Source information:
The prediction has a mean pLDDT of 83. This is a predicted structure of a 477-nucleotide part of an RNA (small-subunit ribosomal RNA, 3' major domain) from an uncultured bacterium. The full RNA is in RNAcentral, with records from ENA.
Context: one part of a larger RNA
RNA sequence: UGACGGGGGCCCGCACAAGCGGUGGAGCAUGUGGUUUAAUUCGAAGCAACGCGAAGAACCUUACCAGGUCUUGACAUCCUCUGAUAACCCUAGAGAUAGGGCAUUCCCUUCGGGGACAGAGUGACAGGUGGUGCAUGGUUGUCGUCAGCUCGUGUCGUGAGAUGUUGGGUUAAGUCCCGUAACGAGCGGAACCCCUAAUCUUAGUUGCCAGCGAGUAAUGUCGGGGACUCUAAAGAAACUGCCAGCGCAAGCUGAGAGGAAGGAGGGGACGACGUCAAGUCAUCACGGCCCUUACGUCCUGGGCUACACACGUGCUACAAUGGUCGGUACAGAGGGCAGCUACCUAGCGAUAGGAUGCUAAUCUUUAAAGCCGAUCUCAGUUCGGAUUGGAGUCUGCAACUCGACUCUAUGAAGCUGGAAUCGCUAGUAAUCGCAGAUCAGCAAUGCUGCGGUGAAUACGUUCCCGGGCCUUGUACA
Numbered sequence: 001u002g003a004c005g006g007g008g009g010c011c012c013g014c015a016c017a018a019g020c021g022g023u024g025g026a027g028c029a030u031g032u033g034g035u036u037u038a039a040u041u042c043g044a045a046g047c048a049a050c051g052c053g054a055a056g057a058a059c060c061u062u063a064c065c066a067g068g069u070c071u072u073g074a075c076a077u078c079c080u081c082u083g084a085u086a087a088c089c090c091u092a093g094a095g096a097u098a099g100g101g102c103a104u105u106c107c108c109u110u111c112g113g114g115g116a117c118a119g120a121g122u123g124a125c126a127g128g129u130g131g132u133g134c135a136u137g138g139u140u141g142u143c144g145u146c147a148g149c150u151c152g153u154g155u156c157g158u159g160a161g162a163u164g165u166u167g168g169g170u171u172a173a174g175u176c177c178c179g180u181a182a183c184g185a186g187c188g189g190a191a192c193c194c195c196u197a198a199u200c201u202u203a204g205u206u207g208c209c210a211g212c213g214a215g216u217a218a219u220g221u222c223g224g225g226g227a228c229u230c231u232a233a234a235g236a237a238a239c240u241g242c243c244a245g246c247g248c249a250a251g252c253u254g255a256g257a258g259g260a261a262g263g264a265g266g267g268g269a270c271g272a273c274g275u276c277a278a279g280u281c282a283u284c285a286c287g288g289c290c291c292u293u294a295c296g297u298c299c300u301g302g303g304c305u306a307c308a309c310a311c312g313u314g315c316u317a318c319a320a321u322g323g324u325c326g327g328u329a330c331a332g333a334g335g336g337c338a339g340c341u342a343c344c345u346a347g348c349g350a351u352a353g354g355a356u357g358c359u360a361a362u363c364u365u366u367a368a369a370g371c372c373g374a375u376c377u378c379a380g381u382u383c384g385g386a387u388u389g390g391a392g393u394c395u396g397c398a399a400c401u402c403g404a405c406u407c408u409a410u411g412a413a414g415c416u417g418g419a420a421u422c423g424c425u426a427g428u429a430a431u432c433g434c435a436g437a438u439c440a441g442c443a444a445u446g447c448u449g450c451g452g453u454g455a456a457u458a459c460g461u462u463c464c465c466g467g468g469c470c471u472u473g474u475a476c477a
Base pairs, nucleotide, nucleotide: 001477002476003474004473005472007471008470009469010468011467012466013465015461016460019424020423021422022421023420026316027315028314029313030312031311032310033309034307035306042053043052064302065301066300067299068298070296073125077124078123079121080120081119082118083117088101089100090099091098092097106115107114108113127291128290130289132287136285137284138280139279140278141276143274148187149186150185151184152183153182154163155162156161167178168177169176193268194267195266196265199235201233202232203231204230208225209224212223213222214221239262242256243254244253245252246251318417322376323375324374325373326372327371328370335364336363339358340357343354344353345352346351383414388409389408390407391406392405393404394403430453431452432451433450434449435448436447
């Protein structure tokens, strides 16, 4: 000087407390461990691994296993020879491939040749999701959006170092003020950026419709209009600026004014010096090492989906604030041409056959909870939907291992969950649906967004956990 203390002081955080809803019990989905297996490919491991890499494992993917192949190779460059390449057909085979047939003779040219592609040969080489993340780059998590981490000059000290950065206040903040052997500065903090909240101006199509006219069973449908909504560009607006109280000041308090918004208005992006030899050699790149008729390559089939069990994360429930049936209302944000599909017809339905609009503010386009009415009447039920039988639809060479969905029948467990444990402070929790990426299809209940309805509670900082500053002890570095 740090680190540590079941030392002290001060302070903060959904850390506790006050509340609301969960997990832990059930069934299923998904990931992991274990076990099994020819293989169940590999990685991730307290917080910070476990709906994680994987924003899509039937084949492919695929790295694993069994069997069948190739050896200058599936892929790149160089050399020699030959030939256009390609396509199609037959035979054998699980296919990769092997044999044969048919057909044709590329482009440029200074006619020497050159270019692209294919076959044969030769070796230089290719290739490796083989090992090392404790050799590395890049990138990421974490403490933590915590308020810290440092430097120059000066001063003090023999020196390591100290000071500044401590003290008194204050702040979300090393934020600012006052004091001060310090005076300044840098990286962080804040601000600058984006979205959102009211408004002004400009602009008016595919959006809008107040007033005017026309038309319809009805609808901005038509003429038209820019008022309004909206769209998207530019402004203005919030700064403790004003008022009162306290204070030297910074600032704090106010059910103060004005204002759409008030004290960082709300949300996002943004992550200091460093820590964990943290993660990743399987995104990629790269140094050593290793394999080179195999640890490379191609193919078929299987596996990654196994199942006594254990754990994590979720979904659906156990019902009446509910289930079922009928009627009826209101979003936002996205996607769309090998696409999204209105509408009509067939089907109980998944869907199919026609057909229309849209390369989209134009078309696609019904939100659901809600509201109104009826019924069920507390039951393992008209709750709950697992499991299983049968019949189908769609995608796709192909749904047996191993897809999703529909109809019908079946109708498990489950009556609110032990010890324990998690999230959340406002348009939040809870609850309700909608969309997208990946994607032929889908294991999506996941993830990422979007809107609808919309709470309770916070006395407070004694305690648990994590963190910051000062101080103290130390046999630790």